[in-house]
Molecule: small-subunit ribosomal RNA
Organism: uncultured prokaryote
């Protein structure tokens, strides 16, 4: 509030209203049961009170199950409630009533529980369904069912306890512990225990790692991996912890309890300020954090799980739904067919290629998604009705089965089926240098960026951005963090340690490991068997369900472990026994710088004393500092004192190792060798330990000759704290005692035992042997050298192994920080031993190899040095570079190997440069369309180019169609570029260097890279030849073959020549003629070490004579191997790419390259007398001439002019060669030397001679008197020296390139300089010494150590204060049931 029933009341007599009654449902707060200790959550704590496994005994275990027995009679409160009252609140007092399965006595009782074994303690509760006879105070009693209660004594369940065995990292944590380890008694606890107390006792645990410190929840699993491992511990299952942060108890079967409690702390709220209140690591949600992580969702239909007799109720456990590509699985985004291989894209060698059957077209098909419809499974149960069976006195109840009927779905517009409709709505993402599948374009220019590693990017980027292409996966790709793999890179499996990291400096020995032969027991490891176990998931096999998968789901397997228990008895172990080969002990011997103390010798050095002597000594690369006339050095004979032991002496000897050396003595270790006895495995190694340990230091005392750290002084030096020289006080070297504890303490090679070809030496023992030796042979124990197997990365070790093996010790894991720092420990100190991290690079290291360099070596060569001649650098001019300058001063070349170079010739031209005008398919090519023959004259502007106007001219071939060529016009392809880049490039050139060398095939070694050949031994100019040789061939080089020169022969005979004959001239081959010679140009010969002598290796070769014109490649040209420096050269030329296109292109005229404080380079000419000057005379070679060469002639001082003969050349010319040679002069002077420079006059060339040419002639006469430092060329027809010719050229050489005349000196020789070849050796270098590297300092950054100190944390020790709680003491005080009669 609702029915019921009863009374009243009101009326339309069927309802309305009120009253009462707790009578029944709801609601409902307290009393009382049960449950709240389960589920759900986190991973702080926790290295062991966890966890895993296998096993235990001294336990308790609500509910739930078997089974025995039981359940009789009492009593006395307390909540709610009512009355009062404090307080904001949250709550709390005080006072009264009052119920129970709430609470407390009696009774009773055992297979209970305690016990002294006689006895003693010692529970319980009652609700309820149904019902026939009997009874009744009409409530009931009583009988039967069902929940429930006591008590025992068993189960099942999941607790609590205990033992073995396994569970991280640090030893830079070595000691640790007092309730600590045992015993006894007691207490406590469900139970054992020192859990706790009291007393005894000194114990316990540690190198098999205690105690400490960090970190950390364990396990089935996961991820990885061939496995063994290695990592990890979400999600699931299963154990622990924990619930704000620390304590505590209390209740209860079970808690010291996540959603109880009590104190303490922090924190958040609320407040009347007095005092309260909380605890999401429950499920959602929020904030904060942060690189990141969902919804404040449905529903108790399913399984569960608590409560109830049930109905039912509660359940963010659970079922489901959302969110996100996070994961795995599955679909899907169309199929077919279709070459004009469209169009656009990109690319191109301009042809095509390629995207690409790909797209359009055609012809299908509709999964999903959409749009209507339709539709399962998860659901059985409970329920009501009927039947039957069990209970039972019972057809009632109640409980079980069977059938009917009713009803339950959050997921849900479920899975899943139709139907419509249309290719329709559905593809990214990384990547394309290598690893590692995938390529070109373009932009950009060590920028911008990439990058996992190596690396890319500085004008062609397959690497960086874009874009075509193309590779991999795909609804996902890629990035990032993480593990495991690969990594045999911590090596059980499965490495090494001479030299890459890495043998402890050596020896003695504890633990501890490992241990010969034979027999016997054992069974502890070891093998096989069986039984328990190993949860389930999960992995893995088989099999079923979702349409497949993924999932899910059954069975099987494995779970390699453990733990009992039979058995085996070979090998290990452990027990007995036994033996003699390892091992030791006696016995004789032997060698020796073994070791320790005493002593004691000669040499030499030094000093002080003296003799004798006189002026230097010493000491260097030369000096000097320093000693001496104060008497040094030298020498002489004696005298102190230290300290070291020549000769022997030796890859010889001893010793563990450091180490040990002059001679005797004493004491002493330890090795070998020989025979024989004895003990009987005693042995090996060897973490800790503990001992020896070189030099140099330290502490105390001594001793000090000589040497000589720091120290002072000379010198060297740019400096010289150094090398080198002198010096001494103190150090030290010696001695004694003590410390110290490292060295490249090295065989860079731990010790010990076993095996494994050989040769030839030495040192120590034996032993044999003849030929008796300075003789052999054999063992043995040691020390050296080669060497096979084998091993080593390779060098290299090889019975003294670094080879094959065995036990055992140390030690290693990428450089560098670093053998540091802290800490420990240890020393007087120095230090010394243990020994890191942070940071940081990407390499550091070993061997070998080939270059290249060396102020290594060993052999050669060269005008490379000496040894000569003559220059250069001063002077003047002449040329070329820098620089400066300018509108330009074009451009390249820049040690040698650029600079008289490109340039074999810039007054315009050249020519590229700069003003200034001017032209735009162009100055030139090709094509295409029209025109016109082409071509020409004259005029006028203009600096020209150009404009403009005008004059002559109508060709050529033809098949009669036209055609070549040429000029103008237009319009586009294009042309042009001496513009960039020689570091995009072709060709060409220089240089090393005309130096002897550079390489291959083929076999061979070598694991390669190389190597051999090509190195040696000789010898050459020469990798020339010649011997040897694992090499044996070849090839580019060298030489030779090619030109010239130098002798001769042959032919031949102009233009050359001219002996002999003959002619002619004033001469001259000028003529006839001739070929004899010079000459010319052809063609042979000639030289090869051929002969001789000597050296040599019987060889290649060299030497030296002769002969010959020539002699050892006869002089000289040409001829340049493989390479090398990104030499040089886009300006010769060609050419990639990039620029410019009314210009960076063509064209004109000037101008400009010639500039001038300066610097440098290459030459002329000079500085004179070997010379100028002036006059007379002689003698070549080789070239070149037609827009030329030009002769004679004639003229002019001269350059040159007229004029002209001859020559396309052995014919003419150019064309006198000059130095020489005679004769004259001038005499050392700025001159008779030198000629610049400047005036004046003039000739050529030329369109033109100012800028800006060359010559003449007069005048002018600078500067120079042999050149500092330096530096250059040259070895015989060579240097010097004289001219002469050519190209280039209109003209202009001192320069370039030939020519010929005259014509020397020097060279011992290879030590230096400088370049080079071969050999070899060292190498941290390979851009190769112009390399490579080291410290310091500036500065900036990073990281880490110290740092006066600060702030925090944790431990220890000492004090001081001390809730909650629990148990005890004692004290007050309160009390119903129950003793009890009063204390």
């Nucleotide at each position: 509030c609702a029915u019921a029933u009863a009374u009243u009341a009101g009326u339309u007599u069927a309802c309305u209203a009120a009253u009462a009654u707790g009578a029944u449902g709801g609601c409902g707060a307290g009393u009382g049961g049960c449950g709240a200790a389960c589920g759900g959550g986190u991973g702080a704590g926790u290295a062991a009170g966890g966890c895993g496994u296998a096993g235990g005994a001294a336990c308790a275990u609500a509910c739930c199950u078997u089974a025995a027995a039981g359940a009789g009679g009492g009593g006395g409160a307390c909540a709610a409630c009512c009355u009062g009252g404090g307080g904001a609140a949250a709550c709390c007092c005080c006072g009264g009533c009052u119920a129970a399965u709430a609470c407390c006595g009696c009774a009773u009782a055992a297979g209970c529980u305690c016990u002294g074994a006689g006895g003693a303690g010692g529970a319980a509760a009652g609700c309820u369904g149904g019902g026939g006879a009997c009874c009744u105070u009409c409530g009931g009693g009583c009988c039967u069912g069902g929940c429930g209660c006591u008590u025992u004594a068993g189960g099942a369940u999941g607790a609590g306890u205990c033992u073995g065995c396994g569970u991280a990292c640090c030893a830079u944590u070595a000691g640790u512990u007092u309730g600590u380890u045992g015993g006894u008694g007691g207490g406590g606890u469900a139970a054992u225990g020192g859990c706790c107390u009291a007393c005894c006792a000194a114990g316990a645990c540690u190198a098999c790692g205690a105690u400490g410190g960090u970190u950390a929840a364990c396990g089935g699993g996961u991820c990885u991996g061939a496995g063994a491992g290695g990592a990890u511990g979400a999600u699931c299952c299963g154990u622990c912890a924990c619930a704000c942060u620390g304590g505590c108890a209390c209740u209860g079967a079970a808690a010291c309890a996540c959603g109880g409690g009590c104190c303490a702390g922090a924190c958040u709220c609320c407040u009347a300020c007095g005092g309260g209140a909380g605890g999401c690591a429950g499920c959602a949600g929020u904030g904060a954090g942060g690189a990141a992580u969902a919804u404040u969702g449905c529903g108790c239909a399913a399984u569960g799980g608590g409560g109830g007799c049930a109905a039912c109720c509660c359940u963010g456990a659970u079922c489901c739904a959302g969110c996100c590509a996070u994961g795995c699985c599955g679909c899907g985004u169309g199929u077919g067919u279709g070459a004009a291989g469209a169009a656009g894209g990109c690319c191109u060698u301009a042809g095509g290629g390629u995207u690409g059957u790909a797209a359009a077209g055609c012809a299908c098909u509709u999964u999903c998604a959409g749009u209507a419809g339709g539709g399962a499974g998860g659901a059985a149960a409970a329920g009501u009705u009927a039947g039957u069976c069990g209970u039972u006195a019972a057809u009632a109840a109640c409980g079980g089965c069977u059938a009917a009927c009713c009803c339950u779905g959050a997921c849900g517009u479920u899975a899943c089926c139709u139907a419509c409709a249309g290719a329709a709505g559905a593809a990214g993402c990384a990547c394309c240098g290598g690893c590692a599948a995938a390529c070109u374009c373009c932009g950009u220019g060590c920028c911008a960026g990439c990058a996992g590693c190596c690396g890319c990017g500085g004008u062609a980027a397959u690497a960086c951005g874009g874009a075509g292409g193309g590779u991999g996966c795909g609804a996902g790709c890629g990035u990032u963090a993480a593990u495991c793999g690969g990594a045999a890179u911590u090596a059980c499996u499965g490495g090494g340690c001479g030299u890459a990291a890495a043998g402890c400096g050596c020896g003695c020995g504890u633990a501890g490991g490992c241990g010969g032969c034979c027999u016997g027991a054992u069974a502890a490891g070891u093998u096989g068997g069986a039984u328990g176990u190993g949860a389930a998931a999960g992995c893995c096999c088989u099999g079923g369900g979702c349409u497949c998968a993924a999932c899910c789901u059954a069975g099987g397997a494995a779970c390699u472990g453990c733990a009992u228990u039979c058995a085996a008895a070979a090998c290990u172990g452990u027990c007995a026994g036994g033996a003699u080969a390892g091992a030791g002990u006696a016995u004789g011997g032997u060698a020796g710088a073994g070791g320790a103390u005493a002593g004691u010798g000669g040499a030499a050095u030094u000093u002080a004393a003296g003799g004798u002597g006189u002026a230097g000594c010493g000491g260097u690369g030369a000096a000097a500092u320093g000693a001496g006339u104060a008497g040094a050095g030298c020498u002489c004979g004696g005298a102190a004192g230290g300290a070291a032991c020549a000769u022997c002496a030796g890859u010889g000897g001893c010793g563990a190792a450091g180490g040990c050396g002059g001679c005797u003595a004493u004491c002493u270790g330890g090795a070998c060798c020989a025979a024989u006895a004895c003990u009987g495995a005693c042995g090996c190694u060897g973490a800790g330990g503990u001992g020896c340990g070189a030099a140099a230091g330290c502490g105390u005392g001594g001793g000090g000759a000589g040497c000589a750290a720091a120290c002072a002084g000379g010198a060297u030096u740019a400096g010289a704290u150094a090398c080198c020289c002198u010096g001494u006080a103190g150090u030290c070297u010696c001695c004694a005692c003590g410390c110290c504890g490292u060295a490249a303490a090295c065989g860079a090679u731990g010790a010990c035992a076993a095996c494994u070809a050989g040769c030839g030496g030495u040192u120590g023992g034996g032993g044999g042997g003849c030929u008796u030796g300075u003789c052999c042979c054999c063992u043995u124990a040691g020390u050296g050298g080669c060497g096979c197997a084998g091993c080593u990365a390779a060098c290299g070790c090889g019975a003294u192994a670094a080879g094959u093996u065995g036990a055992c010790c140390g030690c290693c894991u990428g450089g560098g920080g670093a053998g540091u720092a802290c800490g420990g420990c240890u020393g007087c100190a120095a230090g010394g031993u243990u020994a890191a991290a942070a940071c940081u690079c990407a390499a550091a290291g070993g061997a070998a190899u080939u270059g290249a360099c060396g102020g290594g070596g060993g052999c050669c060569c060269g005008c490379a040095c000496a040894a000569g001649c003559g220059g250069u650098g001063g002077a003047g001019c002449a040329u070329g570079u820098g620089g400066u300058u300018u509108a330009a001063u074009u451009c390249g070349a820049u040690g040698c190997a650029a600079c008289g170079c490109g340039a074999a010739a810039a007054a315009c031209c050249u020519u590229a440069c700069c003003u200034a005008c001017c032209c735009u398919u162009g100055a030139c090519a090709u094509a295409c369309a029209g025109u016109g023959a082409a071509u020409u004259u004259a005029g006028c502007a203009g600096a020209g180019a150009u404009g403009u106007u005008u004059u002559a001219g109508u060709g050529c071939c033809u098949u009669c169609g036209g055609g070549a060529g040429c000029u103008c016009u237009g319009a586009u392809a294009c042309a042009g570029g001496u513009g960039c880049u020689g570091c995009a490039u072709g060709g060409c050139u220089g240089u090393c260097g005309u130096c002897a060398g550079c390489u291959c095939g083929u076999g061979u070694c070598g694991u390669g890279a190389g190597a051999u050949g090509u190195u040696g031994g000789g010898u050459u100019a020469a990798g020339u030849c010649c011997c040897g040789u694992a090499a044996c061939g070849a090839g580019c080089g060298c030489a030779a073959c090619c030109c010239u020169u130098a002798u001769u022969c042959u032919u031949a005979g102009u233009u050359g020549c001219c002996a002999g004959c003959g002619c002619g001239u004033a001469a001259u081959g000028g003529c006839g003629g001739g070929g004899a010679c010079u000459c010319u140009a052809a063609g042979g010969a000639g030289a090869c070490u051929g002969c001789c002598g000597g050296u040599g290796a019987c060889a290649a070769a060299c030497c030296g004579u002769a002969g010959g014109a020539a002699g050892g490649u006869g002089g000289g040209g040409a001829c340049g191997a493989c390479g090398u420096a990104a030499a040089g050269u886009c300006a010769u030329c060609a050419u990639g790419g990039c620029c410019c296109u009314u210009a960076c292109g063509a064209g004109u005229a000037g101008g400009g390259a010639u500039a001038c404080a300066c610097a440098c380079g290459u030459g002329c000419u000079a500085c004179a007398a070997u010379g100028g000057c002036g006059a007379g005379u002689a003698c070549a070679g080789a070239g070149g001439g037609a827009a030329g060469c030009g002769a004679a002639c004639c003229u002019g001082c001269g350059a040159g002019g007229g004029u002209a003969a001859g020559c396309g050349g052995a014919u003419c010319c150019c064309u006198u060669a000059a130095a020489g040679c005679u004769c004259g002069u001038c005499g050392u002077a700025g001159u008779c030397c030198g000629g610049a420079u400047u005036g004046g006059a003039g000739u050529c060339u030329u369109c033109a001679a100012c800028u800006c040419g060359a010559c003449u002639c007069c005048a002018u006469g600078a500067a120079g008197u042999c050149g500092g430092a330096a530096u250059c060329g040259c070895u015989a027809g060579u240097a010097a020296u004289c001219g002469c010719a050519a190209a280039u050229c209109a003209g202009a050489a001192u320069g370039u390139u030939g020519c010929g005349g005259u014509g020397a000196a020097u060279a011992c020789g290879u030590u230096c300089c400088c370049g080079g070849g071969c050999c070899u050796u060292g190498u941290a270098c390979a851009c190769a010494c112009c390399g490579c590297c080291c410290g310091u300092c500036a500065c900036a950054c990073c990281a880490u150590g110290g740092g006066a100190g600060u702030g925090g944390g944790u431990u220890g020790c000492a004090c001081c204060a001390g809730a909650a709680g629990c148990a005890g003491a004692u004290a007050g005080u309160c009390u119903a049931a129950c003793c009890g009669u009063a204390a």